SAM riboswitch aptamer (S box leader) from an Acidobacteriota bacterium, 90 nucleotides, folded computationally. NCBI's taxonomy places the organism under Bacteria, Pseudomonadati, Acidobacteriota. The coordinates come from a structure-prediction model, not an experiment, and the mean pLDDT is 86.
RNA sequence: CGCUCAUCUAGAGCGGUGGAGGGACAGGCCCUUUGAAGCCGCGGCAACCAGCGCCGAAUGCGCAAGGUGCCAAUGCCUGACCGAUGAGAG
Numbered sequence: 001c002g003c004u005c006a007u008c009u010a011g012a013g014c015g016g017u018g019g020a021g022g023g024a025c026a027g028g029c030c031c032u033u034u035g036a037a038g039c040c041g042c043g044g045c046a047a048c049c050a051g052c053g054c055c056g057a058a059u060g061c062g063c064a065a066g067g068u069g070c071c072a073a074u075g076c077c078u079g080a081c082c083g084a085u086g087a088g089a090g
Base pairs, nucleotide, nucleotide: 001090003088004087005086006085007084008083013042014041015040016039017038021031022030023029025079026078027077028076043071044070045069048067049066051063052062053061054060075082
């Protein structure tokens, strides 16, 4: 990077730094100098993978939180040959 599968109306923010953008894209609508993105620290949510237990077994249930992910608004809304995250094979 493209491919396959699953999920996307639930949930969870403070501080420091920074200094004008951000919500993928288009159109809307919205957030933002009462401080955007990014980065750092701490905290939290969830439970995809790994782990442990139950079970004859499971694509089942539970525990826990190691690897990811996430913490304005239904993936903010509508649209599309759209996007994001996880797992897998290449």